[in-house]
RNA sequence: UGCCUGAUCGUCUAAUGGCAGGACAGAGGCCUUUGAAGCCUUCAAUCUUGGUUCGAAUCCAAGUCGGGCAU
Numbered sequence: 001u002g003c004c005u006g007a008u009c010g011u012c013u014a015a016u017g018g019c020a021g022g023a024c025a026g027a028g029g030c031c032u033u034u035g036a037a038g039c040c041u042u043c044a045a046u047c048u049u050g051g052u053u054c055g056a057a058u059c060c061a062a063g064u065c066g067g068g069c070a071u
Stems, first nucleotide, its partner, number of pairs: 001070007010024004018054001026042005047063005
């Protein structure tokens, strides 16, 4: 320098262009003599900027970062 690939709650992981969901963790509560376990509620995310579309996590372009290959 070129090519390929990836980026979603604190972590892991879903979503065939149509409400961004689940688990764990965190917070509050119930239960218990206390704690653990269990149950209920709650918090929290689409890498950035544009484009296409009635509608984008998804498609397109550029960029940032990570990984791989070639030179």
The RNA shown here (transfer RNA) has 71 nucleotides and comes from candidate division TM6 bacterium GW2011_GWF2_28_16. It matches the Rfam family "tRNA". Its family is annotated with triplet codon-amino acid adaptor activity in the Gene Ontology. The family's RNA type in Rfam is transfer RNA. About the family: Transfer RNA (tRNA) molecules are approximately 80 nucleotides in length.